[in-house]
RNA sequence: GGGCGGUUAGCUCAGUUGGUUAGAGCAACUGGUUUACACCCAGUAGGUCGAGGGUUCGAGUCCCCCACCGCCCACCA
Numbered sequence: 001g002g003g004c005g006g007u008u009a010g011c012u013c014a015g016u017u018g019g020u021u022a023g024a025g026c027a028a029c030u031g032g033u034u035u036a037c038a039c040c041c042a043g044u045a046g047g048u049c050g051a052g053g054g055u056u057c058g059a060g061u062c063c064c065c066c067a068c069c070g071c072c073c074a075c076c077a
Stems, first nucleotide, its partner, number of pairs: 001073007010026004019057001028044005050066001052064003
């Protein structure tokens, strides 16, 4: 330098053909239960969907560009 994959909640990840309000598990917090802790049960909070731009009535999803992570290939004195 070229190609491919990835970036969504604190962590691990879903998200269908672009369509109403963005989700799950774990973790956190509150309550219940217990003498108490854990387990268990109920609930709450937590998101500029990596940055920027574009298309569209409408973008997590499509296009451009940049950054970062991983893999493969090439080049190099």
Annotation
Model confidence (mean pLDDT): 81 of 100. Transfer RNA from an Opitutales bacterium, 77 nucleotides, folded computationally. It matches the Rfam family "tRNA". The family's RNA type in Rfam is transfer RNA. The sequence is in RNAcentral, with records from ENA. The same sequence occurs in records of 2 taxa. Taxonomically the source falls in Opitutales (Bacteria, Pseudomonadati, Verrucomicrobiota, Opitutia).